[in-house]
Context: one part of a larger RNA
This record gives sequence, structure tokens and C1' cells, in this order.
RNA sequence: GGUUUAUGGUGGAUGCCUUGGCGCCAAGUGCCGAUGAAGGACGUAGGUUAUUGCGAUAAGCUUCGGGGAGCCGUAAACAGGCGAUAUAUCCGGAGAUUUCCGAAUGGGGAAACCCACCAGCGCGAACCGCUGGUAUCAUCCGUUGAACACAUAGACGGAUCGAAGGGCACCUGGGGAACUGAAACAUCUAAGUACCCAGAGGAAAAGAGAGUAUUCCCCGAGUAGUGGCGAGCGAAAGGGGAUCAGCCCAAACCACUGCGGCUUGCCGUAGUGGGGUUGUAGGGUCUGGCAUUGUGGAGUUACAAAGUGUACGGUUAGUAGAAUGGUGUGGGAAAGCCAACCAAAGAGGGUUACAGUCCCGUAAACGAAAACCGAACACCUCCCGUCAGAUACCUGAGUACUGCCGUGCACGCUAAUACGGCAGGAAUCCGGGGGGCCCACCCUCCAAGGCUAAAUACACUUGGCGACCGAUAGUGAACUAGUACCGUGAGGGAAAGGUGAAAAGUACCCCGUUGAGGGGAGUGAAAUAGAACCUGAAACCAUAAACUU
Repeated sequence: GGUUUAUGGUGGAUGCCUUGGCGCCAAGUGCCGAUGAAGGACGUAGGUUAUUGCGAUAAGCUUCGGGGAGCCGUAAACAGGCGAUAUAUCCGGAGAUUUCCGAAUGGGGAAACCCACCAGCGCGAACCGCUGGUAUCAUCCGUUGAACACAUAGACGGAUCGAAGGGCACCUGGGGAACUGAAACAUCUAAGUACCCAGAGGAAAAGAGAGUAUUCCCCGAGUAGUGGCGAGCGAAAGGGGAUCAGCCCAAACCACUGCGGCUUGCCGUAGUGGGGUUGUAGGGUCUGGCAUUGUGGAGUUACAAAGUGUACGGUUAGUAGAAUGGUGUGGGAAAGCCAACCAAAGAGGGUUACAGUCCCGUAAACGAAAACCGAACACCUCCCGUCAGAUACCUGAGUACUGCCGUGCACGCUAAUACGGCAGGAAUCCGGGGGGCCCACCCUCCAAGGCUAAAUACACUUGGCGACCGAUAGUGAACUAGUACCGUGAGGGAAAGGUGAAAAGUACCCCGUUGAGGGGAGUGAAAUAGAACCUGAAACCAUAAACUU
């Protein structure tokens, strides 16, 4: 020096565990904001670092309910208090308070700061301080008022829960890539995706013109098609389900009001009200017939719009809730053994170890002062015709449609239907659109105005579940986590869980520096469970011994 054996150190794998994650399902809920939001800064406790809560009334105030012996958050200890049936802490509903910044709005500004004006208050002229108000735009109502006589612009005043800003995701519209694929690449694809902008809501959008108004799901179907017919893209009819709801204007005609014209009672025009809303065409006007106040119809989710009450169901706290003893091993019983009981409850969790009967619960049942939600009823409010004939008045125009060029439809063109730009440009019910070039027949519907719940999307809350993870996994984050730390900044972004059943967390003695650390002693089932704490692998580092060189 090597090998081996034994024993340690180091280190923190592995096993076991779970406070946290991940996913799915169901029900419920879904906007907040000038009455100052979201999100922050700074404060706030007896002393208070962080966090949670709260806001100068500051871990809180009032009130209405619940609840019932403890309490002053996490978070111990010290100090000091509160409460114990006149009911605290705590839980829930409704209120009060709510600094400063922030749309931030009196002006400014390097956010959380500085400086004003008006009115009022403080013995108050000044100074200082406090309270309330003072932004812009929009709409409405006023005052004043140019060029220019009137009028108008403008200026000024007042009013408005008007707008503004925020919201992971979901939605609509306006814009709109590239990498990539095509084994290159330009058409094509990726993709109308990412991303940007604007706007809205609890959903949005769509929607009563195409024999289910629209929407969503399963089939149809990877079919028919489309395609440098390449890569790829990719329907519809029809069938089965979810849901279900249909309506209002414009116009013809009539009446009234204002203005204008003029041949002076008419015409034109604007507004308001009535009327009316369609495709077996409907309506208007005129004529004729019949009917008409009821146990009528409808309704605040479109179709008209407010409000009140009653009981019912639910949400936001809760109540109560069955049934066990012995023995014995053990540190400890809930294990084992013996013998019982409950069960609409043998879901689950906890308790020194595996508990139906110890605790919390579970099944079945019960419960709300207040606020909110739902649907029902009553009030309340609104409405009150139909048939036939004649007439040919109305039925959405720079529209339909055409040409060219685009876009979008699964469809890149021989390309219908839909939309846009440019140019042209109808008809009016004997009218007009569609049925995938186009024509004919036939069928079907009525555009050029508008509204409309539900079925659908996403998110959050609560609950349930998991052949999901189990601390290098699962969220980046089981812990002081979007923290520490890095970066001028946009931004990037960690590591870190486990004593024990219970702190019973080692009194006291000894060595040592009144250290560190250790040895006794004591606690405990265990201390090689001693806080660097379950288990405690390997590498690596030692000590002792044996053999060997």
C1' cells in the first nucleotide's frame, strides 16, 4: 500500500406518510366602478418582524338572528383584561366607519406627494388649521351674445347613480402574420390560428325568406365533393335528441298641431296619434251581413309598462341524531378471545395500534329575525270582433339585378346562394326572389326596417368522485412564493415538508471559556426519537483487527 471483516462519520436516496396540487362531474352563481372600482401605499395590537383582518370608530363599531363557556387571529410566552344565562370570543344577514394613491376628476406631479380657489367654522384682520365644494365630454334647461337688422357661432350658469376605468376565461366586430407541411417552392397549407384594436354581457352571437325561426349534441361522414386532383381541406340534405315563442314598425287611409305657398280653403311639408304588418297573398278605402261587456283574453323574458301583498320552495348561520361490556398482550387497544347491542346510521375522519356502538359525523328528520333567488296566486295594468263583394291605393331604391375586381361559403372554378369596392341600373301583384352554369315546366317563398327568452360557451363558489401525483413527483409555489434572489427594464425566478402518542423539549451534577460540544442523571415504549430530531442506501472519509505485499 492492497483486500476482507467489524464499527462509526458524512450524505440524504429509499420506504411509509400528507397539510398541497391535478383532473372530472353536479348544482348554484356571474359583472364591479364618480355613492370613487380593480389593484396598491401607509397605518392599525400593551410591547409587533411577517402574514391575516381592519381603516384615525383601524385584528375593529351598531343592529338582527344562530350559538353556549370560554376568549383577546396565525403565535407561544410575559403583562393586563373580557365573559360564564343581563350571554363574551365565534358563525351568518343588514348597516356604520372606510387615511392616501389609483379612471382619479380643483391645478400640478418623479403613484401613494406638492400647491390652490369658493363658501362656512375655529375669540380669527393676517397667519395656521378643519369641513364641504370646484375636471373634461355628452344631453337637457337657462342667461348673455358678435361679424350682420334678426338669428346663429361663442361665452357663462344649472341639472343628470349619463360617459370614462377595471374584468383570468368565454363572445362579437375591424385588422391579420410567420415558422411549419407540401420531404425544394411560388398556388395551396399552417389559419382566419397567434397577435393587435374596438365593443358588449352574464352570457354573447344568431333568429322568425326559403316546408323544425335560430342555437347546441349524436349520426349522416372522413361520405359527396374540393385540391400544383399534390400535401391536404371537407360539407349538406335527411334521421335521432336538447330546447321551444313568437312578434313590432315603415306604407296605403284618417285626425290634430306647427311651418310655407296661394287662385282663401285648398295644396305641400315636418311632427304626433289612430290604422296596419302578409304569400291558400295580406292590408287600406267603400258597400252589405252577422256578433259584441263576459266564469272573456293577455302581461312586466321580445310582443305596453310600473307597483303592492300573501303563503310556498330554496340560498346565506344552524339543531338534534341509535347502539358495549369483560378478559388479556402491550408504553398505549380500537388488535386477539368471550359475550352483547344499534342499524333508513357498516360513508368518511379522528382518538397512544386495525373502532358500526369513545369523539366529530353519517341515515332519517327539523330550523331563519334579516337579505337575496325562484315560480304560483291575488290585487293592479293593458286589450275587445268577424265574413262576403267591389276598387286596384299600399306592401322598405341608388335597392334588386348586370359587368369588372375581390372576399367568404368544405368548394382554389364551367360556379349557384351570401357579402364588399367601382361603373351601370329595374319592376311594383298581369309584380319579384330561390330550387348549385343555364333554359322550360313545376314547386316554394316575399328581400332591400327592427326586437326576441331557453337549449350553448367560459369562469368562480359549494359539494362529490378519481385503476391521478405523493415532496427532483404533483401547480413555478404542500413551508416567509410570484417570496428570496438576478436584471436599468420588459422580464426571469428558486430552494425549503416529517421529534414524539403526549413537550413529558432533558431539573440537578461534572469537564470546558458563566462557550461549542460532551459525560452522568432524569423523561419517554424507544433518545443510535434530543430539536442538524422517522426510516437513514450509495459515493466519500476514518478507526480497529486479520491476511497479504